[in-house]
The part of an RNA shown here (large-subunit ribosomal RNA, half B) has 1182 nucleotides and comes from a soil metagenome. Model confidence (mean pLDDT): 83 of 100.
Context: one part of a larger RNA
RNA sequence: UCCAACUAAGGGAAGUCGGCAAAUUAGUCCUGUGGCUUCGGUAUAAGGGAUACCUGCGGUUGUGCAUGUAUGUGUGCGAUCGCAGGUCGCAGUGACAAAAACGGUCCGACUGUUUAACAAAAACUUAAUCUUCUGCGAGCCCGUAAGGGUGUGUACAGGAGAUGAAGUCUGCCCAGUGCCAGUACUUUAAACUCCUUUCCAAGGGAGCGAAGAGCUGGUAAACGGCGGGAGUAACUAUAACUCUCUUAAGGUAGCGUAAUACCUUGUCGUUUGAAUGACGACUUGCACGAGUGGCGUAACGAGAUCGUUGCUGUCCCUAGUUGGAACCCCCCGAAUACUCUUUUCCGGUGCAAAAGCCGGAGAUUUCCAGUGGGAAGUGAAGACCCCGUGAAACUUUACUGUAGCUUGUUGCUGUGAUGCAAAUUCUGUUGUGCAGCGUAGGUAGGAGCUGUCGAGGCCUGAUCGUUAGGUUAGGUGGAGGCAAUUAUGAGACACUACCCUACGGAGCUUGCAUUGCUCACUAUAGAAAUAUAGGACACCGGCAGGCGGACAGUUUGGCUGGGGUGGCACCCUGUCGAAAAAGUAUCGACAGGGCCCAAUGGUUGACUCAACCCGGUCAGAAAUCGGGUGUGGAGUGCAAGAGCAAAAGUCAGCCUGAUUGGGCAUACAUUAAGACUAUGUCCAAAAACGAAAGUUUGGUCUAGCGAUCCUCUAAUUCUCCUUGAUGGGGGCUAGAGGUGACCGAAAAGUUACUCCGGGGAUAACAGAGUUGUCGCGCCUGAGAGUUCUUAUCGACGGCGCGGUUUGCUACAUCGAUGUCGGCUCUUCCUAUCCUGGUCGUGCAGCAGCGGCCAAGGGUGUGGGUGUUCACCAAUUAAAAGGGAUCGUGAGCUGGGUUCAGAACGUUGUGAGACAGUUUGUUUAAUAUCUACUGGAAAUGUUUGAUGUCUGAGAGGAAGGAAGUCAUAGUACGAGAGGAACUGGCUUUCGAGGCCUCUGGUUUACCGGUUGUCUGAUAAGGCAGGCCGGGCAGCUACGCCUUGAUGGAUAAGUACUGAAAGCAUCUAAGUACGAAGCCAUCCCCGAAAAGAGACAUCUUAGAACUCCUGAAUAACACAGGCUUGAUGGAACUGGUGUGUAAGUGCCAAGGCAACGAGGCAUUCAGCAUGCAGUCCCCAAUCG
Repeated sequence: UCCAACUAAGGGAAGUCGGCAAAUUAGUCCUGUGGCUUCGGUAUAAGGGAUACCUGCGGUUGUGCAUGUAUGUGUGCGAUCGCAGGUCGCAGUGACAAAAACGGUCCGACUGUUUAACAAAAACUUAAUCUUCUGCGAGCCCGUAAGGGUGUGUACAGGAGAUGAAGUCUGCCCAGUGCCAGUACUUUAAACUCCUUUCCAAGGGAGCGAAGAGCUGGUAAACGGCGGGAGUAACUAUAACUCUCUUAAGGUAGCGUAAUACCUUGUCGUUUGAAUGACGACUUGCACGAGUGGCGUAACGAGAUCGUUGCUGUCCCUAGUUGGAACCCCCCGAAUACUCUUUUCCGGUGCAAAAGCCGGAGAUUUCCAGUGGGAAGUGAAGACCCCGUGAAACUUUACUGUAGCUUGUUGCUGUGAUGCAAAUUCUGUUGUGCAGCGUAGGUAGGAGCUGUCGAGGCCUGAUCGUUAGGUUAGGUGGAGGCAAUUAUGAGACACUACCCUACGGAGCUUGCAUUGCUCACUAUAGAAAUAUAGGACACCGGCAGGCGGACAGUUUGGCUGGGGUGGCACCCUGUCGAAAAAGUAUCGACAGGGCCCAAUGGUUGACUCAACCCGGUCAGAAAUCGGGUGUGGAGUGCAAGAGCAAAAGUCAGCCUGAUUGGGCAUACAUUAAGACUAUGUCCAAAAACGAAAGUUUGGUCUAGCGAUCCUCUAAUUCUCCUUGAUGGGGGCUAGAGGUGACCGAAAAGUUACUCCGGGGAUAACAGAGUUGUCGCGCCUGAGAGUUCUUAUCGACGGCGCGGUUUGCUACAUCGAUGUCGGCUCUUCCUAUCCUGGUCGUGCAGCAGCGGCCAAGGGUGUGGGUGUUCACCAAUUAAAAGGGAUCGUGAGCUGGGUUCAGAACGUUGUGAGACAGUUUGUUUAAUAUCUACUGGAAAUGUUUGAUGUCUGAGAGGAAGGAAGUCAUAGUACGAGAGGAACUGGCUUUCGAGGCCUCUGGUUUACCGGUUGUCUGAUAAGGCAGGCCGGGCAGCUACGCCUUGAUGGAUAAGUACUGAAAGCAUCUAAGUACGAAGCCAUCCCCGAAAAGAGACAUCUUAGAACUCCUGAAUAACACAGGCUUGAUGGAACUGGUGUGUAAGUGCCAAGGCAACGAGGCAUUCAGCAUGCAGUCCCCAAUCG
């Protein structure tokens, strides 16, 4: 010193984030019990009293015994409840065991559960409420399936979700997203049908048309949401009221500065001396709010928070004690860690924080116990931050898919009916331009066709119709009727065949809808045959559409004075920067482009602009006209720069060179190496203009842009497949469609649950550099100060210093330098808060204001807050400011920040997020070196010792401050007020020492007493059992001490005194002057290598051993050793306790036995770390 305990005077939470820890309380009986309440509770509420032993009596009761009188009497062993009397102690649940209590608020109703090993909670659960799905072969879940669970249950059941007892309530919104329902119409896949002008293939088109979507509704205890601006009342303020914009609706009740409020320590009140706290109100709610439930609530809570009483070592302020470690001796004997070394301090330097470098200082060597300043100590390839074309998990309206669900179709899949539809076959109808007898469908053939098997005509009916008529059925009737000729593109319904338009009937095929059957198939029963029910549906399989984070794989850019947010400096152009060749960076500065134009292009010819002056009708400063000057001051499609005058500008004519093919070069783009793009130049072709020379490959030049793949276009052409021909695919050439992250992936987020690899290439802390900001000065002096710049204050400006603020930089550290505040402890600075000295004053005194010197000492206690800071209360001489890795976590704490849990507000579709709030949350270690605090040993110091000194050097603050009395009611002052020098006393803060007193402790000791054991007594053991005292020792809360002086000075004040005939504190000279400096005072200090001096001795002096100690970790130190009181024993004295045992007497009572206890013997007994006496024992021998 640590660990585990004990005790503390006075105060009593002042400690601290916080009463953490400790203390208090405690059992049983009696009494008594507020407020609230869901009437059950709260409740052991709170509060008060009793509690032991002895003796006697009484009640209740169990079980025996005796008995001549048996419902009795007597007696024994027990249990239990009372009463009375007596007795002792500080204390009677005497030890052990055993709630501290109460009040306010938040949250959660409750009991319960949870992160085994950092979170026990307000989180989860819960009863209860609500919504939703599900009729059983159910729904939901597991499984590829078979099958299984729910359940051998059946809507009072099961599944899913939300809220979270009971009380009181639960407002408005269906626009968005979901879900549910409907759906005339639109869109819509495969299949199917048709077309694609013979066929085949591919492709395309049309028809048909499911779910879904569109569309129409419903639904919020579904996901969710629930406004703004003006004006107005007879004080002001406010706004019941009015106006206006707007929404799907505009937040109702209740609550509200809250677990939610930024501003904020809101304002007021209560609580306190003081309250960033708590409670109650108000309320302008950054950003409450009604089952993601609102509000209140008795009971409950190892929940959060505030207060009160009691209690205390939490503290003022520490002390003592016990046990175990540590320490010392003996035996045994690890781990961590590891470049090297002969492992100091200060300053400097250096990759900016050195034991090792430079300079100076210090340093004889070694060991022991400690402390924890340093080794940017050890531990762990930093978890924060950034980076990686790293990973993982999670989310979603990221991308792409997949289960699953759903819809259509097809197969398994059979057979009827009815209706509708389509195709096809047969059959029957239908067809009017004008002209023409007339209602001429087309083409071909064609000269006949038809008729008693009933022609023409007539009647009735049906049907078509262009209203002219046509066709046809039946009846009547009884013999003819039609064609070829005219007109017409086409000629006869005379006749035949094949078709077209529109329509009807029949048959067959197919589809759809409804419906019937039974044989597939399914279910149930059964061993099965079968029976019953369902039934071509369903199941199952193929194809196709829709939904589809349920699941999977991935993506989610770069630059960047860290990253993110922002921006684009990501493609291109001009100028400056750019430093007179070229080139040249920054999230440098100033500006632009991502086009436009069929003329704004080509050519030929002609012309000269802007501005000004003079003249001239309206006409003005400026209109059009005439004359003159006019190097460009204009114009040139657009930025800027460069350029341009018989032009590159302006106007006109004719044109399309804004064309095609090929090569080279320049810039992009580099001393080598490309693509695209832009430009220049040359050759060829065919052109335009011009008489010609010539010019022209767009715009005077520098910007105006884009790969592969794929698709399209153009035109010859090459090739492959197929064909009788055709057709289809691919290629060469040119052009177009776009990638702006602009040499061009098809692509969203979260991670605090995280992980890996790296980085001090890059942030947060600290350092370094800088010093805008910050702090402090100086110069100037507008002004204020009645006057007067400078007693005091000082604008606008200027110049510095510091390195305590905040920034900037990114230099050291990411194979880790522990991060705020507090506690503890030390040291330094001065820009001085107090104390000392001094000057000025707008200084009479007192009290101030400002300056100078001065760092010796001091600079405190509390309230709320994690706070630093700031605010407040009462004190004080004063309650100064800073540094030391924002000193100090191998020293403590852990309240804050900053992991994992949880909640609120806000935000996000969500996962999640928030320098927003709230609650909870593991702080490692045996010290190697150095350093420091102490303790020893050795060597040296020239013979060796003993004793006494000197004092180089070093440390100290050993003192600091105040009050009061006298001076003195004096000086001063009109008064009111009101000093000082000097001396005394006291207090406070510190320092050193001590234990006579007081207080504490006192596990030496004495006594009382509980439980239990030794059979009882006596005497003891155990828990120091508890309790009452207490010597020595150690201690503070106790006591003692704690000065004056000298020397040299600072600011300042002076003397004499020149330079400068004066003046001047100074230049020569001289004198004063501070708590500061040096001494005086205290401690260390011959290892002070300059190693000292003196005295004595010189063969002596020490050591070990032994007995010891108010000395002590070891060692040392001190005393003693028979010539001895060093220790022990004994005795005496003192001291502590408090009157021993034994005996005698007394004692409430009781018939007695007995009997707690009392008195006497007895200031007894016991003890004794003290003092003394005494050689009994041990200090022998060495």